Description
The RNA shown here (c-di-GMP-I riboswitch aptamer) has 84 nucleotides. Rfam family: c-di-GMP-I riboswitch aptamer. Its family is annotated with cyclic-di-GMP binding in the Gene Ontology. The sequence was found by an Rfam model in a public genome assembly. Of the family's consensus pairs, 95% are formed in the model.
[in-house]
RNA sequence: GAAAAUAAAAGGCAAACCUGCUGAAAAGCAGGGACGCAAAGCCAAGGGUCUAAGGUUAGUAAACUAUGACAGCCGGUUGCCGCA
Numbered sequence: 001g002a003a004a005a006u007a008a009a010a011g012g013c014a015a016a017c018c019u020g021c022u023g024a025a026a027a028g029c030a031g032g033g034a035c036g037c038a039a040a041g042c043c044a045a046g047g048g049u050c051u052a053a054g055g056u057u058a059g060u061a062a063a064c065u066a067u068g069a070c071a072g073c074c075g076g077u078u079g080c081c082g083c084a
Base pairs, nucleotide, nucleotide: 012037013036017032018031019030020029021028022027035072041077042076043075046074047073048070049069050068054065055064056063057062
């Protein structure tokens, strides 16, 4: 220097679900609650996914569309502790 493996301490976050509020919806926020997470911190100017109020086409059925969302899908970026 590289690879593999990895203890402890201090702690952190919080899925589903429930309640309240916001929203057209997706979803978000707060409280409760823990399925999980070593980036479950941050970024929606990359990909992807969800929604479709408004709009367009159509004509009463619907399709398309983000200026709305999601990072706990991928990606980008920053970063704490650490025996060995």